[in-house]
RNA sequence: GCCCCUUUAGUUUAGUGGUAAAACAAUGGUAUCGUAAACCAUGAACGCCAGUUCAAUUCUGGCAGGGGGCU
Numbered sequence: 001g002c003c004c005c006u007u008u009a010g011u012u013u014a015g016u017g018g019u020a021a022a023a024c025a026a027u028g029g030u031a032u033c034g035u036a037a038a039c040c041a042u043g044a045a046c047g048c049c050a051g052u053u054c055a056a057u058u059c060u061g062g063c064a065g066g067g068g069g070c071u
Stems, first nucleotide, its partner, number of pairs: 001070007010024004018054001026042005047063005
């Protein structure tokens, strides 16, 4: 320098065009003499900029971060 993959909650992952899901973690509560476990509830996320579309986390291009390959 060129090519490929990847980027979603604090973490690990789902989600192939219309409503973003779960687990763990966090917070609050129930219960207990008390703590942990358990149960209930709550908040929290689509890397950035464009394009296509009535509508984009999803499709296309570029940029950025991460990983890999070739020379």
A computed fold for a 71-nucleotide RNA from a Parcubacteria group bacterium, annotated as transfer RNA. Its Rfam family is "tRNA". From the family's description: Transfer RNA (tRNA) molecules are approximately 80 nucleotides in length. The coordinates come from a structure-prediction model, not an experiment, and the mean pLDDT is 83. The source organism's lineage runs through Bacteria and Bacteria candidate phyla. RNAcentral holds the sequence, with entries from ENA.